[in-house]
Molecule: Glycine riboswitch aptamer
Organism: Thermoclostridium stercorarium subsp. stercorarium DSM 8532
RNA sequence: GGAGGGAGCUCUGGAGAAUCCCAUUCAUUGGGUGCCGACGGUGCAAAGCAGGCGGGCUGUAAUCCCUUCUGCUGAAUCUCUCAGGCAGACGGACAGAGCCGGGUAU
Numbered sequence: 001g002g003a004g005g006g007a008g009c010u011c012u013g014g015a016g017a018a019u020c021c022c023a024u025u026c027a028u029u030g031g032g033u034g035c036c037g038a039c040g041g042u043g044c045a046a047a048g049c050a051g052g053c054g055g056g057c058u059g060u061a062a063u064c065c066c067u068u069c070u071g072c073u074g075a076a077u078c079u080c081u082c083a084g085g086c087a088g089a090c091g092g093a094c095a096g097a098g099c100c101g102g103g104u105a106u
Base pairs, nucleotide, nucleotide: 008099009098010097011096012095013094018033020032021031022030023029034086035085036084040082041080043078047073048072049071050070051069052068054066055065056064
């Protein structure tokens, strides 16, 4: 001289889809049908790693490279709709501002 990222806190913005049907209770609870994706959760593409057959490839073996197969890893506002949700309120991925981080790292 002097930050930035993540987590956390506060404020603001923030979509979609049923104020559906039946039964029942003092409160409510149970069942059914149709829908939504933006708490959470599931699935995977390229690619990477490991192994097998074959090839480059030769006397043999190793290394390296290539095709193919198997397994593992592998993202999203994609996908599924388990969970959640379908008047308003609440919640809500994500975004913006401030605080903190910190006179710290360097």